Predicted 3D model of a 1491-nucleotide RNA (small-subunit ribosomal RNA) from an uncultured bacterium. Rfam family: Bacterial small subunit ribosomal RNA.
RNA sequence: AGCGAACGUUGGCGGCGUGUCUGAGGCAUGCAAGUCGUGCGAGAAACCCUGGUUUCGGCCGGGGCGGUAAAGCGGCGGACGGGUGCGUAAUACGUGUGUAACCUGCCCGCGAGAGGGGAAUAACCCCCCCAACGGGGGGCUAAUACCGCGUACGUCCUCGGGCCGCAUGGCACCGAGGGGAAAGGCGGGGAUCCUUCGGGACCUGUCGCUCGCGGAGGGGCACACGGCCCAUCAGCUAGUUGGCGGGGUGACGGCCCACCAAGGCUAUGACGGGUACCCGGGCUGAGAGGCUGUCCGGGCACACUGGGACUGAGACACUGUCCAGACACCUACGGGUGGCUGCAGUUCAGAAUCUUUCGCAAUGGGCGAAAGCCUGACGAAGCGACGCCGCGUGGAGGAUGAAGGCCCUCGGGUUGUAAACUCCUGUCAAACGUUAGCAAAGGGACGGAGGCUAACAGUCUUCGUUCUUGAGAAAAGCGUGAGAGGAAGCGCCGGCUAACUCUGUGCCAGCAGCCGCGGUAAGACAGAGGGCGCGAACGUUGCUCGAUGUUACUGGGCCUAAAGGGCACGUAGGCGGCCCGAUUAGUGGGGGGUGAAAUCCCUCGGCUUAACCGAGGAAUUGCUCUCCAUACGGUCGGGCUUGAGGACCGGAGGGAAGCGGAACGCUACGUGUAGCGGUGAAAUGGCGUUGAUACGUAGUGGAACGCCAGCGGCGAAGGCGGCUUCCUGGUCGGUUUCUGACGCUGAGGUGCGAAAGCGUGGGGAGCGAACGGGAUUAGAUACCCCGGUAGUCCACGCCCUAAACGCUGGGCACUAGGUAGUGGGGGUCCUGAUGGCUCUCACUGCCGAAGCGAAAGCGCUAAGUGCCCCGCCUGGGGAGUAUGGUCGCAAGGUUGAAACUCAAAGGAAUUGACGGGGGCUCACACAAGCGGUGGAGCAUGUUGCUCAAUUCGAAGCAACGCGAAGAACCUUACCAGGGCUUGAAAUGCACGGAUUAGCCCGUCGAAAGGCGGGUGACGCUCGCAAGGGUGGAACGUGCACAGGUGCUGCAUGGCUGUCGUCAGCUCGUGUCGUGAGAUGUCGGGUUAAGUCCCACAACGAGCGAAACCCUUGCCGUUAGUUGCCAGCGGGUAAUGCCGGGCACUCUAGUGGGACUGCCGGUGUUAAGCCGGAGGAAGGUGGGGACGACGUCAAGUCAUCAUGGCCCUUACGUCCUGGGCUGCAAACGUGCUACAAUGGCCGGUACAGAGAGAAGCAAGCCCGCGAGGGGGAGCAAAGCUCGAAAGCCGGCCCCAGUUCGGAUUGGAUGGCUGCAACUCGCCUCCAUGAAGCUGGAAUCGCUAGUAAUCGCGGAUCAGCCACGCCGCGGUGAAUGUGUACCUGAGCCUUGUACACACCGCCCGUCAAGCCAUGAAAGCUGGAGGUACCUGAAGCCGCUGACUCAACCCGCAAGGGAGGGAGGCGCCCACGGUAAAGCCAGUGAUUGGGGCU
Repeated sequence: AGCGAACGUUGGCGGCGUGUCUGAGGCAUGCAAGUCGUGCGAGAAACCCUGGUUUCGGCCGGGGCGGUAAAGCGGCGGACGGGUGCGUAAUACGUGUGUAACCUGCCCGCGAGAGGGGAAUAACCCCCCCAACGGGGGGCUAAUACCGCGUACGUCCUCGGGCCGCAUGGCACCGAGGGGAAAGGCGGGGAUCCUUCGGGACCUGUCGCUCGCGGAGGGGCACACGGCCCAUCAGCUAGUUGGCGGGGUGACGGCCCACCAAGGCUAUGACGGGUACCCGGGCUGAGAGGCUGUCCGGGCACACUGGGACUGAGACACUGUCCAGACACCUACGGGUGGCUGCAGUUCAGAAUCUUUCGCAAUGGGCGAAAGCCUGACGAAGCGACGCCGCGUGGAGGAUGAAGGCCCUCGGGUUGUAAACUCCUGUCAAACGUUAGCAAAGGGACGGAGGCUAACAGUCUUCGUUCUUGAGAAAAGCGUGAGAGGAAGCGCCGGCUAACUCUGUGCCAGCAGCCGCGGUAAGACAGAGGGCGCGAACGUUGCUCGAUGUUACUGGGCCUAAAGGGCACGUAGGCGGCCCGAUUAGUGGGGGGUGAAAUCCCUCGGCUUAACCGAGGAAUUGCUCUCCAUACGGUCGGGCUUGAGGACCGGAGGGAAGCGGAACGCUACGUGUAGCGGUGAAAUGGCGUUGAUACGUAGUGGAACGCCAGCGGCGAAGGCGGCUUCCUGGUCGGUUUCUGACGCUGAGGUGCGAAAGCGUGGGGAGCGAACGGGAUUAGAUACCCCGGUAGUCCACGCCCUAAACGCUGGGCACUAGGUAGUGGGGGUCCUGAUGGCUCUCACUGCCGAAGCGAAAGCGCUAAGUGCCCCGCCUGGGGAGUAUGGUCGCAAGGUUGAAACUCAAAGGAAUUGACGGGGGCUCACACAAGCGGUGGAGCAUGUUGCUCAAUUCGAAGCAACGCGAAGAACCUUACCAGGGCUUGAAAUGCACGGAUUAGCCCGUCGAAAGGCGGGUGACGCUCGCAAGGGUGGAACGUGCACAGGUGCUGCAUGGCUGUCGUCAGCUCGUGUCGUGAGAUGUCGGGUUAAGUCCCACAACGAGCGAAACCCUUGCCGUUAGUUGCCAGCGGGUAAUGCCGGGCACUCUAGUGGGACUGCCGGUGUUAAGCCGGAGGAAGGUGGGGACGACGUCAAGUCAUCAUGGCCCUUACGUCCUGGGCUGCAAACGUGCUACAAUGGCCGGUACAGAGAGAAGCAAGCCCGCGAGGGGGAGCAAAGCUCGAAAGCCGGCCCCAGUUCGGAUUGGAUGGCUGCAACUCGCCUCCAUGAAGCUGGAAUCGCUAGUAAUCGCGGAUCAGCCACGCCGCGGUGAAUGUGUACCUGAGCCUUGUACACACCGCCCGUCAAGCCAUGAAAGCUGGAGGUACCUGAAGCCGCUGACUCAACCCGCAAGGGAGGGAGGCGCCCACGGUAAAGCCAGUGAUUGGGGCU
């Protein structure tokens, strides 16, 4: 794009088309083929008029209807028209030829004729049989029915001749002989004749008739070419193929028959199977092609199924006939009847396809002289949006852009000029009226002209006038009248693909053509608003073509994506070198015929337009005839040598019989002794003191041939390795020579064909499937070990596969080079061997130009450029399976599907990630070392459990002393109970407004809160005042809103953790690549570092690293109080206590200092590294802050902020109390310990960093103590808080202790706080638990570090702090090193991974569903074979029975000829039998697919 469509939603009108695609299933009913009286005979009734008669029931007549109806004889038609597509793969169709092998009614033209006779028979009448359908007998009769006779232009047959062609042969050319026709009807006429007086003969017109010839149209037959699938159909054939003779036909023919011969067809696809009417055309497509054959037209076939003939011009006959069968109906059971695949209609089937309409008015057909009759052909109407086409549902104006809807960032936007409204128009539909055309032929009447004719009869032709005919039709056209009035839907809006938002829903419900949407913000579901598209339609489904170069003729491929046959030889076939000549079935050109019409295209025309229709043209790419051309191809002839092959000379090597050495096993002997063997380590088996292993000698056996040996050689491939001999194929080089295209490829075919395997017979050393054993392991039907049978070997015969690979078929030619090797030849240099240089042929490799390729790659050994031939491919799975065939002894090979199922399966390359891959290198990663955790008690966090609640979050590292740097109330988010509702706090509006606020009192209450009473401000203004008015705040009432630690960290911002202080992550430009991407960033060094250097198609740059910043370590300088005290002075029991000083320490500002700067070595002269000097400090001095691109949908909606959702007298808010502290159990993090490097007692010394006013608090007093009293001083270098380990001395003596301190009891103990019951800390006395160094496992730390010791601070009333963040004191050990564990960086490699190894993924098993193979069988079908039976009928024979025509005969009768009947051939249906084929089904069974 299309459709004979169907389905869903919707539906105003008209025109033109079109409508059972399924069951060629069955059919009620009506109609669809008749007509002619001008071929013939006969001929009603009802009814009307009327006569006679009557027992009034009727009966008998005449006339009309009427020579009518119905029927019969006869003629023509029923073979057309109409339907359908069963069958048919060729007896068909299409195109083109042929018929010298033929037919043709009616029609047309031409010629000739029609004389004279005869005998019957329907109808009708009578009789008989039958239920019916029908039938029999007797009698009469006609014809254009039937039969003789006569005649015969021409014709047919035979013979002779002539002419011609195309083989058979042909001819309306001549002659002779023979055969063979006819029908009348109707109209008219008047001379002559006849007459039954009607008429006839006769003449004439017309319609017919007969015999011929020709035409037109229609057919028969024959030939060539053309158009489906299956080779899992490969061989088929007995009238088969041909001949001779005959039969038959309109006609050729094996069409049929007898005989003879043995042929005929086939890979150019016979035979068989499946499917199918064919064509003009139709749809699609740029075309080539693909698909198709509905309507219309041509052809064919069929008519219930099968068979048969008859009649006829024509049939094997749709609505004829006979027989058989199935089905249906009728029946008196004897027997009959029927055939919608005609039009309508019905039923079944189906997704699905119409009215039991009108009319012969038109067109056409049949009959007829005609009128006319018939016509479901046809013309019309009806039904169906089934299709195509046209029209309408209104037009113009109309913005404060109404209302409503929807959205919203709340400003607005959109629906939308859309509506309203104003002004118009009047199509279509509805009503009424009116009018043309389809109608003109034909016919009737009248008139004119012409033909025939004796004719002014008649008749025919023609012209004029007039009369007559319409189904459709209530149509169409036109008019009138009125009014926007009656007329819009459907699909879609994620991408493809044109059109976006809201709401609902929450992997549900659903969507979906493919990809895919939906798991709480869905442009994809559903609804809505809006939009897009089409519009009386719009979608969906089905089917065809296209897109699809995705079957490739045009126009594809095969190294790795599917695809080269394992290899060769060769048949058919395909293709084929140079030159000359001839020819012309290929090819090219001109012309003729044909290619029906319709359709398509163009032009013009007709319906108002279009669809539709008409006319003309073009086209119909084809077939055929003819002429011309001869380059190319073919064919024929001649020649040539370059392709191919042969000869000669030389070189290297492959396949079959003998021999050899090494090794190995076995045997024997000798030497020799305690083990051997085997492995990662072992063990089994074993072997070994009867002497093994080891060593030596000898013998025997089988197999394989080390070194040479090489990307070296050879072969077609498989493949071939010791030496010698024999046989033998191929190939290469060289030179001359010979043949003269002998060539290439190769479907089938034939041969070869590794290993394993098979058969028979040998052989058997080693090795070694299976098997046994030992190990390993979770297991180990494996890898390792000990044994070991087939086999491996030989001969002969099979098998015929492979990653049979270069994953690359063969041949020829052409297209840069470089390099290496093998075999050979030439030139040149060298005295020469060897060798150097160079040229060349063949072969084997590597690298590469061009080119090719998706890339990887290939690249004279092509995967480049061409030609020729063969094989093969067409998504994955199913499956190289099933089945059939074939081969095989078997194993199995070969050929080789489908159902079903998936939305992919693949190739090459890229970036990552990963690896029980590699290389390099780091890190307290391991190792070395020190101290811990894991065991105990306690603290704390978490899980779990519990509970009214135990609020919430955090979850491997990177949650768990985390958010918590302070849960008794508060906090607090949880629970119970009691309250409040504009709210505890915010903003705005309206109203009220000195009264409800505030204050005081009372009362209920646990409080919050409720209720009651009293008192009760202000500004402005009027007013003397009282008082009034007004305003806003508080407050109240109401409204808008607040509020939410309610949900979503997977909607977010911000902040944070982690990889990771790891050294990485990128960009610009350039270059390379089709591209992803690469390069840079790789490489060589070096570093803590992508740090730096060198090199480099890269050159630069950014974010990171480093540096800059803070702190600490040294020095200078400035400053000198609250700090300091060296010197000076004063003073004290003593003290910087005082004067004084600022040197020192210190404080805190500011500078310096360190940069591989210097030296040596090393390194590439570099970067750097090593050592050294100097220095307080040395190679980033120590520490901190600082964290790239990114990852983990990491964490946090409960810090805060925030989208969306949810709650609104409650999920908000206030209060009291409780809970967050609950405890069987588990885990994390800590504290204290288990003791003597310790504990206890006494004495004694030294910090740093901090904090302090609702604070720190000294001295002093009280208390055993916590603490209390008191309070100097201090907003602090000033005062206060203030060290411990250590050191000195003493006790303890290895003990569950003078260790350890849990737990518990007591206190008229302390402190804080409104309040310590749940649930605080501290003190004293008493109690004294577990615990004696902690399993598997696991953590931290590399120096002022670990360890150990104390001190401070935040939070804070107090504190569950043993936590956290800081501070200083004392102060180690170890590091050979990078194999291993963990993590990380760079390079490289493999990958089937990419939510990326916590990946992917395989097979069994279990379960559900689906399709399918096999299967004892069972059922059905189609066709053939053999035999039996044999209806009807044709044909043949017969025909004693029978028969009008002709013949003989007076007749009887006979003859000729025919018929019934009988027999025979053929033969449908049917039957029997065997074998095969195709389907269906089948207990059970096999695998397969999906989940």